[in-house]
Background: RNAcentral holds the full RNA, with entries from ENA. This is a predicted structure of a 489-nucleotide part of an RNA (small-subunit ribosomal RNA, 3' major domain) from Meraha shuye. Model confidence (mean pLDDT): 80 of 100.
Context: one part of a larger RNA
RNA sequence: UGACGGAAGGGCACCACCAGGAGUGGAGCCUGCGGCUUAAUUUGACUCAACACGGGGAAACUCACCCGGCCCGGACAAUGGAAGGAUUGACAGAAUGAUAGCUCUUUCUUGAUUCAUUGGGUGGUGGUGCAUGGCCGUUCUUAGUUGGUGGAGCGAUUUGUCAGGUUAAUUCCGUUAACGAUCGAGAUUCUAGCCUGCUAAAUAGGAGGCCGUUGCGAGUUCGACGGUCUACCUUCUUAGAGGGACAGGCGGUGUUCAGCCGCAUGAGAUGGAGCGAUAACAGGUCUGUGAUGCCCUUAGAUGCCCGGGGCCGCACGCGCGCUACACUGAAGGAAACAGCGUGUGCUCUCCCGGUCCGGCUGGAUCGGGUAACCCGCUGAAACUCCUUCGUGAUAGGGAUAGGGGAUUGUAACUAUUCCCCUUGAACGAGGAAUUCCUAGUAGUCGCGGAUCAUCAGUCCGCGGCGACUACGUCCCUGCCCUUUGUGCA
Numbered sequence: 001u002g003a004c005g006g007a008a009g010g011g012c013a014c015c016a017c018c019a020g021g022a023g024u025g026g027a028g029c030c031u032g033c034g035g036c037u038u039a040a041u042u043u044g045a046c047u048c049a050a051c052a053c054g055g056g057g058a059a060a061c062u063c064a065c066c067c068g069g070c071c072c073g074g075a076c077a078a079u080g081g082a083a084g085g086a087u088u089g090a091c092a093g094a095a096u097g098a099u100a101g102c103u104c105u106u107u108c109u110u111g112a113u114u115c116a117u118u119g120g121g122u123g124g125u126g127g128u129g130c131a132u133g134g135c136c137g138u139u140c141u142u143a144g145u146u147g148g149u150g151g152a153g154c155g156a157u158u159u160g161u162c163a164g165g166u167u168a169a170u171u172c173c174g175u176u177a178a179c180g181a182u183c184g185a186g187a188u189u190c191u192a193g194c195c196u197g198c199u200a201a202a203u204a205g206g207a208g209g210c211c212g213u214u215g216c217g218a219g220u221u222c223g224a225c226g227g228u229c230u231a232c233c234u235u236c237u238u239a240g241a242g243g244g245a246c247a248g249g250c251g252g253u254g255u256u257c258a259g260c261c262g263c264a265u266g267a268g269a270u271g272g273a274g275c276g277a278u279a280a281c282a283g284g285u286c287u288g289u290g291a292u293g294c295c296c297u298u299a300g301a302u303g304c305c306c307g308g309g310g311c312c313g314c315a316c317g318c319g320c321g322c323u324a325c326a327c328u329g330a331a332g333g334a335a336a337c338a339g340c341g342u343g344u345g346c347u348c349u350c351c352c353g354g355u356c357c358g359g360c361u362g363g364a365u366c367g368g369g370u371a372a373c374c375c376g377c378u379g380a381a382a383c384u385c386c387u388u389c390g391u392g393a394u395a396g397g398g399a400u401a402g403g404g405g406a407u408u409g410u411a412a413c414u415a416u417u418c419c420c421c422u423u424g425a426a427c428g429a430g431g432a433a434u435u436c437c438u439a440g441u442a443g444u445c446g447c448g449g450a451u452c453a454u455c456a457g458u459c460c461g462c463g464g465c466g467a468c469u470a471c472g473u474c475c476c477u478g479c480c481c482u483u484u485g486u487g488c489a
Base pairs, nucleotide, nucleotide: 001489002488003486004485005484007483008482009481010480011479012478013477016473017472020437021436022435023434024433027323028322029321031319032318033317034316035314036313043054044053065309066308067307068306069305071303076119077118078117079116080115086113089108090107092105093104094103123297124296126295127294128293132291134285135284136283137281138280139279144183146181148179149178150159151158152157162174164173165172189273190272191271194243195242198240199239200238201237204234205233206232207230208229209228210227211226212225213224214223215222249263250262251261252260253259325430329389330388331387332386333385334384343374350369351368352367353366354365355364356363357362396427401422402421403420404419405418406417443465444464445463446462447461448460449459450458
């Protein structure tokens, strides 16, 4: 100087507590991990900082594992063999999972590409993340970090970096042997909310004509819908340039400083996210890479391809979740509302609409869309209204099974997924423990995308409905600073 203390004093955090909310832990199922089993059940990761993680939803491929079978994609060099042929390929029959001339029988074909040995390469999801790069995670979401010049000390070092007040903040005010600075914080960036001001828009609308359809009417007004035109407009929509908020105004409080509190004004008087220092960890990744050292292997291959199996196996333990246990509900009917996205590629037919067939899943056919143009006003679900049910393992729940029908795919068995009929398990609110959370948040509800031929109970986003309870404390768990003890580095 660090580290540690069941040492003291300050300060801070819903990965802490308090006040609460939703839970998880109990059930069924899904999924990851361990164990067991297995030819193989490939493997990494194991407190926070492994376990719906490897963007890991694996039928083949993936694929690394297991059982079999081909191939050389063994550059290059040296030596040998070799045109009197180095070698290559192959019908059929055996053989084989196989229409692998793989091998055998039989012969044909080819023509210096090859063959043999040695050296040396190449490949490897082989080993080593404790040899490494890069990237990521974490310490660590806090306020921390470091030179120069000066001062103190023999020196390591220290001061600067601080009694105090203040802040989310080493943020400021101030004190001051320090002065002036670096990185971080802040600012900056993206995004949300405001603009009847600017720029505009036949891929967005409005308004006004004209022509139709339809309702009250009986005929023009009027309303709804459709088509068409426009030289009009930009409130709504879209998106560019800008503006807007600065604790700015008032009142308290405070050294009348830094600031804090209240009120008003106003679309906002802390919106959300990203980025994020120094020093580290023998944190993760050699299975992201034609990044990579070394080691191993390299033709009976740990290379590569093909067929099949496995990663899904089930006495069991743990973790993330989904569905529930009903009446604030279930079922049937009706009505009415979103916002993010995506869509025919590289070779790969993607998003769908209309019409018809079909109980449904789905099928046939015509057509639009490389998209503010089409799907599509994405007429979403919860919610709302009406009816039935009436506290029963019940019309709650939908596991597990049986049969049938479709779809994706070369292929569905160990059931890809979906539909129909039947079956109708546990579960009556979950012990000890424990997670997350302060506002459009938690919770609940659906939608889109990623993966994707098919397949979400996952993840990443999006909107609909929308609480309770703090607005504090250091008691528990931790973190930072100061003082102190030990004397471990």